[in-house]
Molecule: transfer RNA
Organism: Candidatus Nanoarchaeia archaeon
């Protein structure tokens, strides 16, 4: 230079064939404790790398590009 594979919450990550994004941890608040933990229950947190097209509707299909990881020259 070429090909391929990845990018979703704070971290690890789910989402067969488009229809309003879920979970563990972790944070936060609350029960329980003489206090902390652990446990249990509640909440908050993301328009899904960027920008474009297609669609009545896109995380998801197509294009560009960025960024990381393989591979071949």
């Nucleotide at each position: 230079g070429c090909u391929g594979u990845c990018a979703u919450a704070g971290c690890u990550u789910u989402a067969g064939u488009g229809g309003u994004a879920g979970a563990g941890c972790g944070u936060u608040g609350g029960u329980c404790u003489c206090g902390u933990a652990a446990a249990c229950c509640a909440a908050a947190g993301g328009c899904c790398g960027a920008g474009g097209g297609u669609u009545c509707a896109a995380a998801u299909c197509c294009c560009u590009c960025u960024g990381a990881c393989a591979g071949c020259u």